[in-house]
RNA sequence: AACGACAUAGGAGCGCCUGGACUCCGCUGGUCUGGCGGAGUUGACGAGGAGAGGGGUUAUCGAGACACUCGGCGGAUACCCUCCGGCCGGCCACGGUCGAAAGCCGUUCAGCAAAUCCCGCGGGUGACCGCGGGGACAAGGGAACGGCGGUGGUGGAU
Numbered sequence: 001a002a003c004g005a006c007a008u009a010g011g012a013g014c015g016c017c018u019g020g021a022c023u024c025c026g027c028u029g030g031u032c033u034g035g036c037g038g039a040g041u042u043g044a045c046g047a048g049g050a051g052a053g054g055g056g057u058u059a060u061c062g063a064g065a066c067a068c069u070c071g072g073c074g075g076a077u078a079c080c081c082u083c084c085g086g087c088c089g090g091c092c093a094c095g096g097u098c099g100a101a102a103g104c105c106g107u108u109c110a111g112c113a114a115a116u117c118c119c120g121c122g123g124g125u126g127a128c129c130g131c132g133g134g135g136a137c138a139a140g141g142g143a144a145c146g147g148c149g150g151u152g153g154u155g156g157a158u
Stems, first nucleotide, its partner, number of pairs: 014074004019070001020042009045062003051083005084099005090154005103148007117134007
């Protein structure tokens, strides 16, 4: 270095399931929207999001639904602090605000997703699961324009 074997990792709107809901089977009785046992199913649709370290838990945005996207556990790029870095007049300090696409607000404009929906295929006794095709629709954000974005100190030029 190559090859082989084994183990581990992979994911981050992500994973999990002792509740609930639902299904099937068995037993049971008063035959029923019942009880018990067993085995299962379900349990968030994408967009966006990471300077470093520490802290931290009910972490951004909209879509769908309106019978559960319920409830819970874990995690996590939310958020906070410090440091580093950008911007706020050339430099520095503090302050503010952000994160190498590095400030906030308003208006306008252009545009972007998946599920849902429609048409099919496959698996399962079933709840349900997987896949393909079709056509849409967001917000955050972006662009343009406008407005706003603190003091103090200090260098240079005129």
Background
The RNA shown here (glmS glucosamine-6-phosphate activated ribozyme aptamer) has 158 nucleotides and comes from a Bacillota bacterium. The coordinates come from a structure-prediction model, not an experiment, and the mean pLDDT is 77. Its Rfam family is "glmS glucosamine-6-phosphate activated ribozyme aptamer". Rfam describes the family as follows. This entry contains a glucosamine-6-phosphate activated ribozyme that is found in the mRNA for GlmS. GlmS is an enzyme that uses fructose-6-phosphate and glutamine to generate glucosamine-6-phosphate. The source organism's lineage runs through Bacteria, Bacillati and Bacillota.